[in-house]
RNA sequence: CGGGGUAUAGCGCAGUCUGGCAGCGCGACGGCUUUGGGUGCCGUAGGUCGCAGGUUCGAAUCCUGCUGCCCCGACCA
Numbered sequence: 001c002g003g004g005g006u007a008u009a010g011c012g013c014a015g016u017c018u019g020g021c022a023g024c025g026c027g028a029c030g031g032c033u034u035u036g037g038g039u040g041c042c043g044u045a046g047g048u049c050g051c052a053g054g055u056u057c058g059a060a061u062c063c064u065g066c067u068g069c070c071c072c073g074a075c076c077a
Stems, first nucleotide, its partner, number of pairs: 001073007010026004020057001028044005050066005
């Protein structure tokens, strides 16, 4: 320098193909249970979907640019 992958809750990820309420597990918090803890059950909170634009009635999803990380190749040594 070229190509590809990836970015979504504190952590791990699905959802993207085919645009239409932002979800699952773990974790956190609260309640029940217990002498207490753990387990179990119920509930609650937590997200500018990496950033900036564009298209659209409507974008995590489509288009453009940029950034971080990972992989491959080329070049130099």
Molecule: transfer RNA
Organism: Gammaproteobacteria bacterium